Predicted 3D model of a 72-nucleotide RNA (transfer RNA) from Esox lucius. The prediction has a mean pLDDT of 82.
C1' cells in the first nucleotide's frame, strides 16, 4: 500500500431496525469488636467519529480513526 477483523458502564462482554443488559469492580444500609464473606439497594453509557437510508438506526449502507490478522 492492499484484504479482512474490532470498536458498547472503571474492566470482561450480550443485544440480527421500536426509548441498553449481565458479571467483576465502585458507593450505600444491614450482618461483624472490626475486616473479610454473605444480602438488598443505587449510581455509573452522547453506544469511536461524521454523513446517507428509514416514521424510527448500537444494528442497514458511505468516509474517516482505531483494534488484531493476512498478502506485497
Nucleotide at each position: 500500500g492492499g484484504u479482512g477483523u474490532u470498536g458498547u458502564a472503571g474492566c470482561u462482554u450480550a443485544g440480527u431496525g421500536g426509548u441498553a443488559g449481565a458479571g467483576c469492580a465502585c458507593a450505600u444500609g444491614c450482618u461483624u469488636u472490626g475486616c473479610g464473606u454473605g444480602u438488598a439497594u443505587g449510581a455509573g453509557g452522547u453506544c469511536c467519529u461524521g454523513g446517507g437510508u428509514u416514521c424510527a438506526a448500537u444494528c442497514c449502507c458511505c468516509a474517516g480513526c482505531u483494534u488484531c490478522u493476512c498478502c506485497a
Its Rfam family is "tRNA". It is annotated as a transfer RNA. NCBI's taxonomy places the organism under Eukaryota, Chordata, Craniata, Actinopterygii, Esox. RNAcentral holds the sequence, with entries from Rfam.